[in-house]
Large-subunit ribosomal RNA, domain I from a sediment metagenome, 541 nucleotides, folded computationally. RNAcentral holds the full RNA, with entries from SILVA. Its mean pLDDT, the model's own confidence on a scale to 100, is 84.

Context: one part of a larger RNA
RNA sequence: GGCGCACGGGGGAUGCCUAGGCUUCCGGAGGCGAUGAAGGACGUGACAAGCUGCGAUAAGCCCUGGGGAGGCGCAUGUAGCCGGUGAUCCGGGGAUUUCCGAAUGGGGCAACCCGGCACGCGGGAGGCGUGCCAUCCCGCCGGUUGGCGGGAGGCGAACCCGGGGAACUGAAACAUCUAAGUACCCGGAGGAGGAGAAAACAAGAGUGAUCCCCGGAGUAGUGGCGAGCGAAAUGGGGAAAGCCCAAACCGGGGCGGUUUCGGCCGCCACGGGGUAGUAGGGCCGCCAAGAGGUUGCGAGCGGCGAGGCGGAACGGUCUGGAACGGCCGGCCGUAGCGGGUGAUAGCCCCGUACGCGAAAGCGGCGAGCGACCGGGCGGUACCCUGAGUAGGUCGGGGCACGGGUAACCCUGUCCGAAUCAGCCGGGACCAUCCGGCAAGGCUAAAUACUCCCGGAAGACCGAUAGCGUACCAGUACCGUGAGGGAAAGGUGAAAAGCACCGCGAGCAGCGGGGUGAAAGAGAGCCUGAAACCGUGCGCCU
Numbered sequence: 001g002g003c004g005c006a007c008g009g010g011g012g013a014u015g016c017c018u019a020g021g022c023u024u025c026c027g028g029a030g031g032c033g034a035u036g037a038a039g040g041a042c043g044u045g046a047c048a049a050g051c052u053g054c055g056a057u058a059a060g061c062c063c064u065g066g067g068g069a070g071g072c073g074c075a076u077g078u079a080g081c082c083g084g085u086g087a088u089c090c091g092g093g094g095a096u097u098u099c100c101g102a103a104u105g106g107g108g109c110a111a112c113c114c115g116g117c118a119c120g121c122g123g124g125a126g127g128c129g130u131g132c133c134a135u136c137c138c139g140c141c142g143g144u145u146g147g148c149g150g151g152a153g154g155c156g157a158a159c160c161c162g163g164g165g166a167a168c169u170g171a172a173a174c175a176u177c178u179a180a181g182u183a184c185c186c187g188g189a190g191g192a193g194g195a196g197a198a199a200a201c202a203a204g205a206g207u208g209a210u211c212c213c214c215g216g217a218g219u220a221g222u223g224g225c226g227a228g229c230g231a232a233a234u235g236g237g238g239a240a241a242g243c244c245c246a247a248a249c250c251g252g253g254g255c256g257g258u259u260u261c262g263g264c265c266g267c268c269a270c271g272g273g274g275u276a277g278u279a280g281g282g283c284c285g286c287c288a289a290g291a292g293g294u295u296g297c298g299a300g301c302g303g304c305g306a307g308g309c310g311g312a313a314c315g316g317u318c319u320g321g322a323a324c325g326g327c328c329g330g331c332c333g334u335a336g337c338g339g340g341u342g343a344u345a346g347c348c349c350c351g352u353a354c355g356c357g358a359a360a361g362c363g364g365c366g367a368g369c370g371a372c373c374g375g376g377c378g379g380u381a382c383c384c385u386g387a388g389u390a391g392g393u394c395g396g397g398g399c400a401c402g403g404g405u406a407a408c409c410c411u412g413u414c415c416g417a418a419u420c421a422g423c424c425g426g427g428a429c430c431a432u433c434c435g436g437c438a439a440g441g442c443u444a445a446a447u448a449c450u451c452c453c454g455g456a457a458g459a460c461c462g463a464u465a466g467c468g469u470a471c472c473a474g475u476a477c478c479g480u481g482a483g484g485g486a487a488a489g490g491u492g493a494a495a496a497g498c499a500c501c502g503c504g505a506g507c508a509g510c511g512g513g514g515u516g517a518a519a520g521a522g523a524g525c526c527u528g529a530a531a532c533c534g535u536g537c538g539c540c541u
Stems, first nucleotide, its partner, number of pairs: 001540009015526001016490002020461002022458007029450002031155002039100003042055003046078002050074002061094006070082003105114003115133007135152007159190001160188005170177001174224001200207002211238004221229002242442003245386001249272003253268006277420001279385004283379005292373006300365002303362002308356003314329005330347002332336001338350003391415002394412005401427001422437005477484002497525001500512004
């Protein structure tokens, strides 16, 4: 020096555990904000650094319902307090709520600085207190400056609609094309949003708003006919709902024009009327008094809500530190889900099945009462039925459809109709036929999503896993910044967390001693693998 064995050190794998996470389902909620949010700063405790709570009334104040013996958060100390005159705690309502932040009197390097007006305090002040003073939009008043009233602003995970809108990439290069109307930016809305009551489809038969799913179908098509893109109708389901204006005409009113003053005409807003495509309505004549619908209040009924209330049944013995284990004998069960208890407990504890449960609040059904909307027949062919519209040219865009035979929809440009004997469509175009009525508007449900709350369940994870975070984590730390972003769980049943003595410079460490089932569980604490380091012994060199 090597190898082996043993015993240690070191290290923290493994096993076991779970406080946390992941996913799905059911139910709820789907918003908060100028009555100042989200998020923060700074304070606040007898002693108080952090977290939590709270806000100068500051781990809290008042009222109320529950509850019933302990309590003064995490947090275990000392001191001092509170509580059957009902505390702590839990549900509900209220009060307070510094400063910053949309931040809004002005400013500003957020949590700071400086004003104006009114009122109050004060002898007074460069003093103190309270209230008001931002901008934009709308309405009313005022001839203007302005006044009064209402609203907006900001935040929020995804979902939705609209306005803009890439590139990498694919095409084995690349330009049309693709990626993709994706990412991203902006605006807007809601618990959903959008769409929506046929100028629709269809095809010789019919359907009857919209939306979503299955299917049709990777079909028909489209496509440097490359890569690729990619429908629709019919069918089957989910859910079902239909309505209102504009106009004709009528009415009263205002303004204006004209007048022979009798009136006539025009415009304006308002009320009635009216809403269709077998056209409908106005108008004229006639009948009826309205089926039904919407909505408000609402006795009563039941639900959610939530801390909560009741809730069956076990003993002995053995082992053991401990009985929940073994053995023996019982009992309950609409409860043998689950958790805890010194080990494996239906009957020890919390619970579970089942039953009950006030106020506030929320939403459901709802007798009854009220309000609003809401009829029918015939005649006539005088009036009305959405105009810079439909349509066209040129240029773009959207449609599965890339200019194509390219219809249809949108529109930047320039043109520009018809008026029911009318007009649009049925994929160039024409005819026949068929379907429909544009150029105004509203509309639940079926659909999408989950920051959040409650419940339940996993052939989900078990600390290098599972969320980045089981732990004081979006922390420490890194970065000028946008941003990036960790590591880190386990004594024991119970702190019983080692009184006391010794060694030692020692509040280090160690040895006794004590606790404990165990200290080889001593906090650098369950188990304690390997690397690596040592000590002893054996063998080899």